[in-house]
RNAcentral holds the sequence, with entries from ENA. The RNA shown here (transfer RNA) has 72 nucleotides and comes from a Candidatus Parcubacteria bacterium. The source organism's lineage runs through Bacteria, Bacteria candidate phyla and Candidatus Parcubacteria. It matches the Rfam family "tRNA". It is annotated as a transfer RNA.

RNA sequence: GCCUCCGUAGUUCAACGGAUAGAACAUCACACUCCUAACGUGAUGAUGGGGGUUCAAUUCCUCCCGGAGGCA
Numbered sequence: 001g002c003c004u005c006c007g008u009a010g011u012u013c014a015a016c017g018g019a020u021a022g023a024a025c026a027u028c029a030c031a032c033u034c035c036u037a038a039c040g041u042g043a044u045g046a047u048g049g050g051g052g053u054u055c056a057a058u059u060c061c062u063c064c065c066g067g068a069g070g071c072a
Base pairs, nucleotide, nucleotide: 001071002070003069004068005067006066007065010025011024012023013022018055027043028042029041030040048064049063050062051061052060
């Protein structure tokens, strides 16, 4: 340099183009307990950035940024 894939919550992962973007762990609060842990209830928290297509984009197209792999 060329090709392919990936980027969603603090972490690990979901989401036929249409529902309030869900789950687990973590964090915080409450409850329980003599105390702690576990279990239970609740809360906080995310689509890498710009543009485009569409009535509607996490999803499709494009450029950029970052990462992984392959070829040279």